[in-house]
RNA sequence: CCCAACGACACGGGGUGCCGCACCAGCGGCUGAGAUCACACCCGUCGAACCUGAUCUCGUUGAGACGAGCGGAGGGAUGUCGCGAUGAGCGAAC
Repeated sequence: CCCAACGACACGGGGUGCCGCACCAGCGGCUGAGAUCACACCCGUCGAACCUGAUCUCGUUGAGACGAGCGGAGGGAUGUCGCGAUGAGCGAAC
């Protein structure tokens, strides 16, 4: 010095099932970062966030996208800035 990691801002992408009480609403339980509460959570090409395959296959469960396979399959959303360490003080916001 550059790249990356990390952080910030802005922008963008994404999911929201299963079971019980139930007419619905709602309440409770299971896994998970998150189960349409959410300006929350996760992910943004170094891309398994998420979708297709899939009313899939095997296992498991009260049930289930719960676990594994599928998957060296196919898709899938970006820019900028900062960014050596430690201590003290002040200030702002909450």
Record summary
Model confidence (mean pLDDT): 75 of 100. A computed fold for a 94-nucleotide RNA from Leucobacter tardus, annotated as TPP riboswitch aptamer (THI element). Of the family's consensus pairs, 100% are formed in the model. Its Rfam family is "TPP riboswitch aptamer (THI element)". From the family's description: Vitamin B(1) in its active form thiamin pyrophosphate (TPP) is an essential coenzyme that is synthesised by coupling of pyrimidine and thiazole moieties in bacteria.